This is a predicted structure of a 1538-nucleotide RNA (small-subunit ribosomal RNA) from Puribacter membranae. The sequence is in RNAcentral, with records from ENA. Its Rfam family is "Bacterial small subunit ribosomal RNA".

């Protein structure tokens, strides 16, 4: 006995920060739902108006009466049953009792929180008071007196009411007497009192009443007490300083008023003081406390219900009575509002208890009883009591019950899902056995009730067995709740489950619709056609007669930090000093006892919390004891710390003496260089300026150059991470005057010290004022540039300024972004100043102040600080508490203005921010690479022309591809077919697939219609296997399951591609490092075509890429030798042929190439240069091979596929047509423009490959395409097959041609069913652009470009296009500065969708909220003045007047009335405040796709940023001084480690 976290800023990753959640809890509302019962609870809003009822009355034992009820007397009448009943009169005689007098109570209980920040309240103290009923005591209660309501009479008045006259009582008034005690004195003495009533009664008295005694209750005076209640201090608890000064009864004093009392509480006079930053005054806002919610506590909100205390009772103001009130259900006036009126007057006061109205999101019944408790009254009965106690209403809250319980698989039926197998709702339900709380219905049924009463008894008063009083004992009567709890019966699963939620936090998932719509959200964020996030089902998951929402208030949140944060760069150190008041304070003695500690007493109310019991079956609640109440006061002790006092000390401080260093300040003189001007000379044409001009200056002689000469400013080297101030800041010499450090050694003072709110002094530049100056420089200005445009960077001029004197501003990146002070903790190196000791030294050691750099430990989020702290303490001050709005508005001080300073809020967003890591990025920076430039050789771009593409067109021109990486691409071939497009015409189980059933073999002839699909009709044929029953395979027929889609969606997919890029990366294990993202290997010196490889290294390894193994090409070799071959021997027209396999060759296996050798260079390395041998040399030449990703790249029309669509159609045949169109634009070839060429002739040499639906020879015909022919060939054998360029010759002569071949015409040839649309060739004829191409582009480094020419697929036929072949065969490459692309390190970054990023501001729009605003209207304070109700105090000359006095006059007191202080209310004028409005206006802030332009972010392309000025649409730009929070590059100085 008690502490929990999450989720969201980032690509990720720490911190720093807000903002949301998960909890508890309410007097709650609202939405869905709702059996039952017990306890509590119930206008939080308009202190808003209020009908109507009730809420404070009692006493006949004060009195006097008698209206009204009842009773009894009496009198009369009447009826008769002659003592009775009814009437009617008298009579207060009796019980009682309206209404009155008196008492006494009403000041309490109920209610509400407007007001009050202190006349309140809580604690705890205190003197100078009252106190009615209670209780203890003491003393008395004696004698008279005069009136007055009630009631009569009369009279006003509508009504409230009132008036007059007359009667009368008292415990109602008043005098006298008495005075133990009280008061008041001058200590003689003086003053003031009362009342009775009721019950009883023995003797005596008396005509009665009655004296008389007693008793009770009451009266009168005093003392004490109890409890109440009055005043005074102390301490404490809200927010603003954009409230700093208030205050004349204010402070005090004395005298006297007055109070129930002390006190300026009043008044007079005196004095001038009181309170304030320890926060008055002002404003705002609020009843306070016990306590309640919540926290682990500390705290923090709150302040319902119960208790306590105060204040109000329509609003403001006032006294009366009274023991108490300035008085909720009194009075009196003034006001607003209601009502009633006969208009003359009058009544009213729910903030009692119910109830209306009205605000409200929102809150009961006009119930019952006084039976209990309790309050008034009364001797008591008793009466009054909306205090109370019971009841109804409401799931408003807490606590109980209950909706049912056991079996019960066929895992039912049905919903939902589904991989279709099945899951799941689910023992769930039927069904079968049970049980009966709870409700219903019937019957019983406690407690809550005892007292007061009567009685008995015993004791006390007493004369007294009377009465009364006490205790005790018996007895009766009293219940609103209530038909109550509680018991038992009956019958029966019979009467009882809903709410929120299911992406993450946060426990629970799947379908279906939707399709950024609709709609959801606390916060993140979901929806854009596969939503676990909207909507709805199923299922689930959580709570339960409630479930959720919304408000709220603690919590989390250490996010106001006492407990418990923090300021170097995230939000946060005042610009700097100096210092009053505060806070903190060195050593040691003695007292002291404020404070601290320990102990005691007393107080902290009950009730709540807490802990042990107890009673309602349990709880909840409700009771008994305890604990605790963490404070206060008092009192007693101790003496270590603090403080106070008082004495000492020298270690902090300081003050003296000696030394020194210094750009430390003011002032005053001077000195040279230098720009610039002026005069003169000398001199001639430029000169100045830029990235390149131009404006400007010059021939009226500049620049240049010499001489002199003026005048301002600023002081080169030295000069230095060097010096010296607080801090700005401070630089030639010199001369005065000054303030500060530093050190030596010593004397002196004796704590004189730290810091410092408020306050003072200084405080760059800019800027302001007066006056001066004014050589250079320069905002503004102008002019030239430069640009799309340039208020700019550049360049010419040039004016405030800058300078100097006085006064002002007081701001800056005013910066170590790092307060001062003071102590402690490891060094090492520079430097500056000053010492001590030491060296032969200028040497070296130690010391102190400074000033740098680097590091241990520690710290820090890192970065980085690290004795000069940002370490580890102490002491004081300042300043932060999410971005933005905003250092903004308003108000205040301050300034001459500029402005400064002080300083918000409404709105608004979920991030806003630091340091770091990893990309990426850069008009940063190294290093390297590549046809990437450059060197070079040939092309694109112009022309004709194919050929894809865009567009336009169309019935359709089917559809994809779209920067590199679409565009002679998908398509290795659109005449039909292909084909998907478009029109016509058909089919609908389908042209294709399984499955049923049935019939038929299958197949095929020919003939009509028809563009044909198709339709009708017709011929042959009847097979194979068998257990005879039927099967197989195929046709047709017919019904359902289904087929079919080149429909969609490449952003749902899979596979396949393309691209970076054949660039060299990309990464794991393990081990270090780091709080972590990461990092390290991978980095670094060399090298390399490479992350090739080798050295070093907290790294050791490792796998995917490099290489290398694979084909291919280049040598040789061995085996083989047909179709290949042919050196020897024969032979041919001919390698034909014999014959041979050496050699080409072919095709299998093998050899070579490893940086092996040698020299050089390098680190002894790896390796590079050269070199030798070699066919080949430094991966020999190609190829295949393509890491980890990247581009939501391509492809759903190859192919597979999720899903969604379409089902007589978006499927399926068919004919025709279209994909072949053309004003135009690009891209890709091709041909060209010609002599290195054309044309003719003639002649030579390849490779690599295809061929039977095929290559096709020879031989013949044609000018040819080609036609015929048919030999050979399934191919080293046959054919396709003449290669071309090239050689040798002739021709042409520079020309729109003997160049070019496009268009056209004619005729043809081949292919196909078919060549119009729309094929290809061929002969003749025609003979068009086009004389080398603008800006701009493209490949290409050797057997390469160019250049020639063959082949093959595809194909019926049709390439200039692809794929492939060999034939000739080049030219450069100094090199890496620039383009562009990549790699690697690094540095910078506000970028991560990553620079095609991110982003600033003016304008134009909506829409929020707020500033100013001529002013309007309102509240509230306040000064001045004016008025004065009622009232109370005064005074009073007017009128009135029972008690007393007095023989009377007449006093004395009274009262009216009049005045006069005091004041509510209203009323003028002027101030201050605050709200809410206002035409017009200022700025801010939000809003997917608005204009303008690009200022920031990289050296953002003028580095950027702060003050300040100034211009300018606009970001902004210039000047001036400062900052690094500035890249790159030299260079200087320092440091580290060898």
């Nucleotide at each position: 006995u008690g502490a929990a976290g999450a989720g969201u800023u980032u690509g990720a990753u720490c911190a720093u920060g807000g903002c949301u959640c998960a909890g508890a809890u309410u007097g709650a509302a609202c939405g869905c739902u709702g059996g039952c019962g017990g306890c509590a609870u119930g206008c939080u809003u308009u202190a808003c108006a209020c009908a109507u009822g009730c809420a404070a009355g009692u006493c006949g034992a004060a009195c006097g009466g008698c209206a009204g009820c009842g009773a009894g007397a009496g009198a009369g009448a009447a009826g008769c049953u002659u003592g009775c009943u009814u009437c009617u009169c008298u009579u207060g005689u009796c019980g009682g009792c309206g209404a009155g007098u008196g008492g006494c109570g009403a000041a309490c209980g109920g209610g509400u929180g407007a007001g009050u920040a202190a006349u309140a309240c809580a604690u705890c103290g205190g003197a100078a008071c009252g106190u009615a009923c209670c209780c203890u005591g003491u003393a008395g209660u004696g004698g008279g007196g005069g009136a007055u309501a009630a009631c009569u009479a009369c009279u006003c008045g509508a009504a409230a009411g009132a008036g007059u006259a007359g009667c009368u009582a008292a415990u109602a008034c008043c005098g006298c007497a008495u005075a133990c005690a009280a008061c008041c004195u001058g200590a003689g003495g003086g003053u003031a009192a009362a009342a009775g009533u009721g019950g009883g009664g023995g003797a005596c008295c008396g005509c009665a009443a009655g004296g008389c005694c007693u008793c009770a209750c009451g009266c009168u005076a005093u003392a004490g007490g109890a409890g109440c209640g009055g005043c005074c201090g102390a301490u404490g608890g809200a927010a603003g300083a954009u409230u700093a000064g208030c205050u004349a009864g204010u402070u005090g004093g004395u005298a006297g008023g007055g109070u129930a009392a002390a006190g300026g509480c009043c008044u007079a006079c005196c004095a001038a003081g009181g309170c304030g930053a320890c926060g008055a005054u002002c404003u705002u806002u609020a009843g306070c406390g016990g306590g309640u919610c919540u926290g682990a506590g500390a705290g923090g909100a709150c302040g319902a219900u119960c208790c306590g205390c105060c204040a109000c009772a329509c609003u403001g103001g006032g006294a009366c009575u009274g023991a108490g009130a300035c008085a909720c259900g009194g009075c009196c006036c003034a006001g607003a509002c209601u009502c009633c009126u006969a208009c003359g007057g009058g009544a009213g006061g729910c903030a009692g208890c119910a109830g209306u109205g009205g605000g409200g999101a929102a809150u009961u019944u006009u119930g019952g009883a006084c039976a209990a408790u309790g309050g008034g009254c009364g001797a008591a009965a008793g009466c009054c009591u909306g205090a109370u106690c019971c009841a109804g209403c409401a799931a408003u809250g807490c606590c109980g019950c209950g909706u049912g319980a056991g079996u019960g698989a066929a895992g039912a039926a049905g919903g939902c899902c589904u991989u279709c197998g099945g899951g799941u709702u689910g023992u769930a339900a039927a069904g079968c056995u049970c049980u009966u709380u709870u409700g219903u219905u019937u019957g019983g049924g406690a407690a809550g009730a005892a007292a007061u009463c009567c009685u008995a008894a015993a004791g006390g008063c007493u004369a007294a067995u009377a009465u009364c009083c006490u205790u005790u004992g018996g007895g009766g009567a009293u219940g609103a709740c209530g038909g109550c709890a509680c018991c038992a019966a009956a019958a029966g699963a019979a009467u009882a489950a809903g709410c929120a939620c299911c992406g993450g936090c946060u426990a629970a998932c799947u379908a279906c619709g939707u399709g950024c719509c609709a709609g959801c959200a606390g916060c993140c964020g979901c929806g854009g056609u596969a939503a676990u996030a909207c909507g709805u089902a199923g299922g689930g998951u959580g709570c339960a007669a409630g479930c959720g929402u919304u408000a709220a208030u603690c919590g989390g949140a250490a996010u106001u930090a006492c407990u418990g944060g923090g300021c170097g760069u995230a939000a946060a150190g005042c610009g700097u000093g100096c210092g009053c008041a505060g806070g903190c304070g060195g050593u040691u003695u003695u007292g002291u006892a404020a404070g601290a500690c320990a102990g005691g007493u007393g107080u902290g109310a009950a009730a709540u919390c807490c802990c042990c019991g107890a009673g309602c079956u349990c709880a909840a609640c409700u009771u008994g004891g305890g604990a605790a109440c963490u404070g206060c006061a008092c009192u007693u002790g101790u003496g270590a710390c603090u403080g106070c006092a008082a004495g000492a000390c020298u270690a902090g401080a300081g003050u003296g003496u000696g030394u020194c260093a210094g750009a430390g300040g003011g002032a005053g003189g001077u000195a040279g260089a230098a720009u610039u001007c002026c005069a003169c000379g000398u001199g001639u044409a430029g000169c100045a300026g830029u990235g390149a001009a131009a404006u400007g200056c010059g021939u009226a002689g500049a620049g240049a150059u010499g001489u002199g000469g003026a005048g301002g400013a600023a002081u080169a080297c030295c000069g230095g991470u060097g010096g010296c101030g607080a801090a700005g800041g401070c630089g030639g010499c010199c001369u005065c005057c000054u303030g500060g450090g530093a050190u030596a050694a010593c004397a002196c003072u004796g704590a004189c010290g730290c810091u410092c709110a408020u306050g003072u002094a200084c405080g760059a530049a800019a800027g302001c004022g007066u006056g001066g100056g004014g050589a250079g420089c320069a905002a503004a200005c102008a002019g030239g540039a430069u640009u799309a445009g340039a208020u700019a960077c550049c360049c010419u001029g040039g004016u405030a300024g800058u300078c100097c004197a006085c006064g002002c501003c007081c701001u800056a990146a005013a910066c170590g972004a790092u307060g001062u002070c003071a102590a402690c903790u490891g060094g090492u190196u520079g430097u500056u100043g000053g010492g001590u000791c030491u060296u032969c030294a200028u040497u070296g050691a130690c010391u102190u102040a400074g000033u740098a750099a680097c590091g241990a430990a520690g710290c820090u989020a890192a970065c980085g600080c690290g004795u000069g702290a940002a370490g580890u303490u102490g002491a004081c001050c300042g300043c932060c508490u999410g971005g933005g709005g905003a250092g903004u508005a308003c108000g205040g001080u301050c300034g001459c203005a500029a402005g400064a300073u002080u300083a918000a809020a409404a709105c608004u967003c979920a991030a806003a921010u630091g340091a770091a890591u990893u990309g990426a990025c850069g008009g940063g920076g190294a290093c390297c690479c590549g046809c990437a430039c450059a060197a070079g050789c040939g092309g694109u771009g112009g022309a004709u022309g194919a050929u894809g593409u865009g567009g336009a067109u169309u019935a359709a021109u089917u559809c994809g591809a779209u920067g590199c990486a679409a565009c002679g691409c998908g398509a290795a071939a659109a005449a039909c077919c292909u084909u998907a497009c478009c029109u016509a015409c058909c089919c609908u189980u389908g042209a294709c697939a399984u499955g049923u059933a049935g019939c038929g073999a299958a197949c095929u002839u020919u003939c009509c219609a028809g563009a044909g699909a198709u339709g009708g009709a017709u011929u042959g044929g009847u097979g194979c296997c068998u257990u005879c029953g039927g099967g197989a395979a195929c046709g047709c027929u017919a019904a359902c399951a289904c087929a079919g889609g080149u429909g969609c969606u490449g952003c749902a997919u899979g596979g396949c591609u393309g691209u970076c890029g054949u660039c060299a990366g990309c990464u794991c294990g393990u081990g270090u490092c780091g709080u972590g993202a990461g990092a390290u290997g991978u980095u670094g010196g060399g090298u390399u075509a490479a992350g090739u490889c080798c050295c070093g290294c907290a790294a050791c390894g490792a796998g995917c890429g490099c290489a290398a193994c694979c084909c291919u090409u280049g040598u040789c070799a061995u085996u083989a030798g047909u179709u290949g071959c042919c050196a020897u021997c024969a032979u041919u027209a001919a390698g034909u042929u014999g014959g041979g396999c050496a050699c080409u060759c072919u095709a299998a296996u093998g050899a070579g190439a490893c940086u092996g050798c040698c020299g050089g260079u390098g680190a002894c390395a790896a390796a590079c240069c050269g070199g030798a041998g070699g066919a080949a040399g430094g991966u020999g030449g190609g190829g295949a091979u393509g890491a980890c990703g990247u581009c939501a790249a391509g492809u759903c029309c190859u192919c597979a596929u999720g899903g969604c669509c379409c089902u007589u159609a978006u499927g399926g045949g068919u004919a025709g047509g279209g994909c072949u169109u053309c004003a135009c634009a690009c891209g890709u070839c091709a041909u060209a423009c010609a002599a290195u060429g054309g044309u003719c002739g003639g002649u030579a040499c390849a490779g690599a490959g295809g061929g039977u639906u095929g290559c096709c020879a020879a031989g013949c015909c044609g000018c040819g395409a080609g036609g015929u022919g048919g030999a050979g060939c399934c191919a080293a054998u046959c054919c396709c097959a003449g290669a071309a360029a090239a050689c040798c010759g002739a021709u042409c002569g520079u020309a729109g041609u003997c160049c070019g071949g496009a268009u056209u015409g004619c005729a043809c040839u081949c292919u196909g069913c078919a060549a119009c649309u729309c094929g290809a060739g061929u002969g003749c004829a025609u003979g068009a652009a086009g004389u080398c191409g603008g800006a701009a582009u493209c490949g290409c480094u050797a057997g390469u470009a160019a250049u020639c020419g063959c082949g093959g697929a595809u194909c019926a036929g049709a390439a200039u296009g692809u794929c492939g072949c060999g034939g000739u065969g080049a030219a450069u490459a100094c090199g890496u500065u620039c383009c562009c692309g990549g790699g690697u390190c690094u540095u910078g970054u506000a970028c991560a969708c990553a620079c095609c990023g991110c982003c600033c501001g003016u304008c134009a729009a909506a829409c929020c909220a707020u500033g100013g605003g001529a002013g309007u209207g309102g509240g509230u304070c306040u000064c001045a003045c004016c008025a004065g109700a009622a009232g109370u105090a005064g005074u009073u000359a007017g009128c009135c007047u029972a008690a007393c006095c007095g023989c009377a006059a007449g006093g004395a007191g009274g009262g009216c009335g009049a005045u006069u202080a005091c004041c509510a209310c209203g009323g003028u004028g002027g101030g201050a405040u605050u709200c809410a409005u206002g035409a017009c206006u200022g700025g801010g802030g939000u809003u997917a796709a608005g204009u303008c332009g690009u200022a920031a972010c990289a050296a953002g392309g003028u580095a950027g940023c702060c003050g300040u000025a100034u211009c300018g649409g606009a970001a902004g730009g210039u000047g001036c001084g400062g900052c690094u929070g500035g890249a790159u590059c030299a260079c200087c100085u320092c440091c580290u480690u060898u």
The organism belongs to Puribacter, within Bacteria.